[in-house]
RNA sequence: CGAGCCGGCCGGGCGGUCGCGUCAGCGUGGGCGACCGCGCUGCCGAGGAAGGUCCGGGCUCCACAGGGCAGGGUGGUUGCUAACGGCAACCCGGGGUGACCCGCGGGACAGUGCCACAGAAAACAGACCGCCGGCGGCGGUGCGAGCCGCGGCCGGUGAGGGUGAAACGGUGGUGUAAGAGACCACCAGCGCCCGAGGUGACUCGGGCGGCUCGGUAAACCCCACCCGGAGCAAGGCCAAGAGGGUCCCGGUUCGCCGGGGCCUGCGCAGGCGUUCGAGGGCGGCCCGCCCGAGCCUGCGGGUAGGCCGCAUGAGCCCGUCGGCGACGACGGGCCGAGAGGGAUGGCCGCCACCGGGGCGAUCGCCCCGGGCACAGAACCCGGCCUACAGGCCGGCUCGUCCG
Numbered sequence: 001c002g003a004g005c006c007g008g009c010c011g012g013g014c015g016g017u018c019g020c021g022u023c024a025g026c027g028u029g030g031g032c033g034a035c036c037g038c039g040c041u042g043c044c045g046a047g048g049a050a051g052g053u054c055c056g057g058g059c060u061c062c063a064c065a066g067g068g069c070a071g072g073g074u075g076g077u078u079g080c081u082a083a084c085g086g087c088a089a090c091c092c093g094g095g096g097u098g099a100c101c102c103g104c105g106g107g108a109c110a111g112u113g114c115c116a117c118a119g120a121a122a123a124c125a126g127a128c129c130g131c132c133g134g135c136g137g138c139g140g141u142g143c144g145a146g147c148c149g150c151g152g153c154c155g156g157u158g159a160g161g162g163u164g165a166a167a168c169g170g171u172g173g174u175g176u177a178a179g180a181g182a183c184c185a186c187c188a189g190c191g192c193c194c195g196a197g198g199u200g201a202c203u204c205g206g207g208c209g210g211c212u213c214g215g216u217a218a219a220c221c222c223c224a225c226c227c228g229g230a231g232c233a234a235g236g237c238c239a240a241g242a243g244g245g246u247c248c249c250g251g252u253u254c255g256c257c258g259g260g261g262c263c264u265g266c267g268c269a270g271g272c273g274u275u276c277g278a279g280g281g282c283g284g285c286c287c288g289c290c291c292g293a294g295c296c297u298g299c300g301g302g303u304a305g306g307c308c309g310c311a312u313g314a315g316c317c318c319g320u321c322g323g324c325g326a327c328g329a330c331g332g333g334c335c336g337a338g339a340g341g342g343a344u345g346g347c348c349g350c351c352a353c354c355g356g357g358g359c360g361a362u363c364g365c366c367c368c369g370g371g372c373a374c375a376g377a378a379c380c381c382g383g384c385c386u387a388c389a390g391g392c393c394g395g396c397u398c399g400u401c402c403g
Base pairs, nucleotide, nucleotide: 001399002398003397004396005395006394007393008392009391010390012351013350014349015348016347017346018345020045021044023042024041025040026039027038028037029036030035047374051385052384054383055382056381057380058379059231060230061229062228066287067286068285069284071227072226073225074224075223076090077089078088079087080086091105092103093102094101095100106222107221111220112219113216114215115214128161129160130157131156132155133154134153135152137150138149139148140147141146169187170186171185172184173183174182188212190209191208192207193206194205195204196203197202235308236307237306238305243264244263245262246261247260248259249258250257251256266300267299268298269297270296271295272294279291280290281289282288315334316333317332318331319330320329321328322327353370354369355368356367357366358365359364360363
């Protein structure tokens, strides 16, 4: 210098002004009430993905008893974590000269199924061509034995050809009519045993064995481990309320009527049921267990408002220490959106950036223009995945040249 690999980060900055939203303070109105609105001042006010809603958790409610069956999920090992299908390191397999990358990576000697097309045959194998043996036949030739050619039947052969993604180990030899792990040597692979290393996946070395066993589990299935359901419209609190009970005050023709306070939270009809148990819970089914005096249907009536949940959290930043790392421990500091028709925007100036032009001795000066990618919180958090104009930083590899 060229070509690459990996990781991290930014996604304009500052100021002024107007506007919008939450919160706090002050002031002031509204509502029977719970509570709410308005004005001023002050603080704060989108993202790396706030996105897809694909996993996991927090939180909330469903009496926090379970067992079996069925169902769903995960799948190398060891760790990290609140948890995970996430992350880290390592192992194995594959790719790359390399940095490095990829893997939905348990089991195919438990069983079942499937393996398109091609091919003879696709799984307790299988003879299309070829090769070999046996028995007939025909033709040619020859005096004849025989030789040559063609075709048939029976049998052997998985070595050769050809098909395929895949054809029941490879090479060499022995052997044979021809052949074949039929046998032998070496190699590959499989299973078992032993030794060494490692927490482990696994690796290395040695021995033995039958001589070789196809693939597919994002096919059923088997094994191991994990899994309750619903979701912030979860859920909680408050106000009001028809009807009823009770007390007080006033009136009274002593029957009641009106107003107020407190408690409860409506009425009627039908059916089932009250330890002979309705109904309900334990996600489905069965067993079992528990709660249990109400439940279901119809008709009529009342209220249909407010607040909390909701922003202090597995939180963020800095430092030290432990760990290869994911991450953890400790110390210090900080508070950084919270709507419910849903705020987070407009304008101006300066700087920085980008594009164009001009000027002067490569670095500045001046003028004009531009603001722009993907996208926008909605209970919260950890991940994964997807989208992204432009730009910055760090580490590493290979090649060429020079020293």
Predicted 3D model of a 403-nucleotide RNA (Bacterial RNase P class A) from a Mycobacteriales bacterium. It is recorded under the gene name rnpB. Lineage of the source: Bacteria > Bacillati > Actinomycetota > Actinomycetes > Mycobacteriales. Rfam family: Bacterial RNase P class A. From the family's description: Ribonuclease P (RNase P) is a ubiquitous endoribonuclease, found in archaea, bacteria and eukarya as well as chloroplasts and mitochondria. Of the family's consensus pairs, 97% are formed in the model.